Context: one part of a larger RNA
RNA sequence: GCCAACGAGUUUAUCUUUCUCCCAAGUUUAAGGAUCUUUGAUCCGUAGGCGGAGCGAAAGCGAGUGUUAAAAGCGCGCUUAGGGAGAAGGAUAAGACCCGAAGCCGAGCGAGCUUGCCAUGACCAGGGUGAAGUCUAUCGAAAGAUAGAUGGAGGCCCGAACCAGUGGGUGUGGCAAAACCCUUGGAUGAGUUGUGGCAAGAAGUGAACAGCUAAUCGAGCUCGGGAAUAGCUGGUUCUCCCCGAAAUAGCUUUGGGGCUAGCCUUUUUCUUUAAAUCCGGAGGUAGAGCACUGGAAGGAUUAUCGUGGAGUAAUCCAGAUAUUCCUACCAAACUCCGAAUGCCGGAUUUUUAAGAAAAGGAGUAAGACUCCGGGCGCUAAGGUCCGGUGUCAAAAGGGAAACAGCCCAGACCCUCAUCUAAGGUCCCUAAAUUUGAGCUAAGUGGAAAGCAAGGUGGUGAAAUUCCAAAAACAGCUAGGAGGUGAGCUUAGAGGCAGCUAUCCUUUAAAGAGUGCGUAACAGCUCACUAGCUGAGGAAUUUCGCGCCGAAAAUUCACGGGCCUAAGCUCAAUACCGAAGAUAGGGGCAAGUAUUAUUAAAAAUAAUACUUGCGGUAGGGGAGCGUUCCUAUUGCGCUGAAGCCAAACCGUGAGGUUUGGUGGAGCGAUAGGAAGUGAGAAUGUUGGC
Numbered sequence: 001g002c003c004a005a006c007g008a009g010u011u012u013a014u015c016u017u018u019c020u021c022c023c024a025a026g027u028u029u030a031a032g033g034a035u036c037u038u039u040g041a042u043c044c045g046u047a048g049g050c051g052g053a054g055c056g057a058a059a060g061c062g063a064g065u066g067u068u069a070a071a072a073g074c075g076c077g078c079u080u081a082g083g084g085a086g087a088a089g090g091a092u093a094a095g096a097c098c099c100g101a102a103g104c105c106g107a108g109c110g111a112g113c114u115u116g117c118c119a120u121g122a123c124c125a126g127g128g129u130g131a132a133g134u135c136u137a138u139c140g141a142a143a144g145a146u147a148g149a150u151g152g153a154g155g156c157c158c159g160a161a162c163c164a165g166u167g168g169g170u171g172u173g174g175c176a177a178a179a180c181c182c183u184u185g186g187a188u189g190a191g192u193u194g195u196g197g198c199a200a201g202a203a204g205u206g207a208a209c210a211g212c213u214a215a216u217c218g219a220g221c222u223c224g225g226g227a228a229u230a231g232c233u234g235g236u237u238c239u240c241c242c243c244g245a246a247a248u249a250g251c252u253u254u255g256g257g258g259c260u261a262g263c264c265u266u267u268u269u270c271u272u273u274a275a276a277u278c279c280g281g282a283g284g285u286a287g288a289g290c291a292c293u294g295g296a297a298g299g300a301u302u303a304u305c306g307u308g309g310a311g312u313a314a315u316c317c318a319g320a321u322a323u324u325c326c327u328a329c330c331a332a333a334c335u336c337c338g339a340a341u342g343c344c345g346g347a348u349u350u351u352u353a354a355g356a357a358a359a360g361g362a363g364u365a366a367g368a369c370u371c372c373g374g375g376c377g378c379u380a381a382g383g384u385c386c387g388g389u390g391u392c393a394a395a396a397g398g399g400a401a402a403c404a405g406c407c408c409a410g411a412c413c414c415u416c417a418u419c420u421a422a423g424g425u426c427c428c429u430a431a432a433u434u435u436g437a438g439c440u441a442a443g444u445g446g447a448a449a450g451c452a453a454g455g456u457g458g459u460g461a462a463a464u465u466c467c468a469a470a471a472a473c474a475g476c477u478a479g480g481a482g483g484u485g486a487g488c489u490u491a492g493a494g495g496c497a498g499c500u501a502u503c504c505u506u507u508a509a510a511g512a513g514u515g516c517g518u519a520a521c522a523g524c525u526c527a528c529u530a531g532c533u534g535a536g537g538a539a540u541u542u543c544g545c546g547c548c549g550a551a552a553a554u555u556c557a558c559g560g561g562c563c564u565a566a567g568c569u570c571a572a573u574a575c576c577g578a579a580g581a582u583a584g585g586g587g588c589a590a591g592u593a594u595u596a597u598u599a600a601a602a603a604u605a606a607u608a609c610u611u612g613c614g615g616u617a618g619g620g621g622a623g624c625g626u627u628c629c630u631a632u633u634g635c636g637c638u639g640a641a642g643c644c645a646a647a648c649c650g651u652g653a654g655g656u657u658u659g660g661u662g663g664a665g666c667g668a669u670a671g672g673a674a675g676u677g678a679g680a681a682u683g684u685u686g687g688c
Stems, first nucleotide, its partner, number of pairs: 001688006011094013026050003032044005054061002064076004097235002100232001104225006115199009124189001126158003129154001133150007162186003167182004201217001203213003238623006248261005262364002264361007272353001274350008287337001288335002293331003297327004302322004308317003367392003371388006397408003412586004417582003423576003426561003432573001434572006445563002454548003458545010475532005481505003486500003511526001515524002587613011624677001626674010642661008
């Protein structure tokens, strides 16, 4: 991991609601007893309970009573229906649907592991160093000193056994629940070790680490209290049918839990309360505006101020504050104004639609995204918090390559029928290589969405102005002069460093000079003019599609191939395309009507019409199957149950028949009772 078996809302008591039954102003027995056909039934038993009268704190009164001064008012009552049993839903108390703690307490068992101690034993190759002391010699009066020899001290040195465990490697379902290899520390000591003994669970022991106390220690192990508790996690077993949520508010030592409300469901009762359209209302949002409150820009006017600058001063310039006026503005906490929606009221229409009340049962109270109106944030976030809609949640189908929340559309079942939606129609891939007119040359693009500021004589369209056969624009040829080298400045300043002025003349035209150039000149060139040529040219603005700007993480990447349209814009006609709609057939449910059964009602059945049938939590309904019991009735060695296979029946849980196997028990019908249904619980046991 798979298979098989086992494995989770039970039981008792009390209360409550619904349904059925018995009796009824009553109803019912409990313990116990008797009898019998004795795991049960019948009878007795009236103690007690509930009901039959309430009100008041009570005395008490009583269909009334309490309050009160009150005959008033008001509160609670009366004008009757209950009692018992069974079944089902729910609540409470209990282990209370099942499994699951870490823990707490008690009583015992442990020091054959390990810690410390006690008693008694054992062990430590070899080598080195060479303390005290002693002896001898010399010296010394002596104390003593020096030298040599002897001696053999030490938590001394090196290093086996032994003890330890430093670094690395191997090992890591190992040789091993701590080992192996190399290396390393101690190795006469606070040394190592054998045997026996003593000390323990809030206690021991500890050269102290909360270490160790039998592979367990911030409180051992075993059993018990005990099914501790678990607002937590996991699991919770057959079928079909109807309806179908919530992720919000208030309170909460509350926030992943509860209680009440909201939203769902079932039953009963009552109604048009519901939706759509029309009519009538209240309002101060969007927008807009500046009439108020404030903000803020420019100008003018008037008044005041007197800081700054100029001036001897008068005064002038600049400035500040305030008033008035003009122009153009801003505001969630501004409004002279003011929608759309929504809300309230009325009428009409529709109706198995919706609403209200009471009662039984819930679940939910972590929500997510898109779009719209906002707050916070960075007009950041798949961000967060509100309000409004939708979808998902609890919704399958088609589209978006793939893709809960986007677009289209809501799956009762069947059909190799038809029409469409979104989206598409070259191939993958169903359907146009469709029609007409433009644009793009960048593979731009073929993407639902996304590239900026800035740049662009890429290209298309439009508008305005100007020049042009009296010849424009470009090109070519020629001219481009004189006063004059203007004046000043300067070493120089000659059109061309700089400053000032910028005239006149000759001309077809020619600046006191557009740029290059020189030390300064010179030189080249331009403006300007003529000739040649011969048809459009110049400038500005707006729009379309492109280009540059342009760097990202698995793969070049429109889903791919590929495409110059199979791209983009405008217009048009076909077709494809879904579980949508339609067509044909079938099923179920509800409502209405009719008919049948019946005296009637109810109920059941049939027919017709109408409507409905996605669904998690959850509510309701109807059934299937298993084991046992009671009654009735059957089958079986001429083959029961079980097992295997096929066919048939039923929407389904399931059922029947036949054949094989098997070899002794097993059904059906009507009721009843449950140890009643397995795929999940790191489920339990067994097998492989």
Predicted 3D model of a 688-nucleotide part of an RNA (large-subunit ribosomal RNA, domain II) from a Minisyncoccales bacterium. It matches the Rfam family "Bacterial large subunit ribosomal RNA". NCBI's taxonomy places the organism under Bacteria, Bacillati, Minisyncoccota, Minisyncoccia, Minisyncoccales. The RNAcentral record of the full RNA draws on ENA.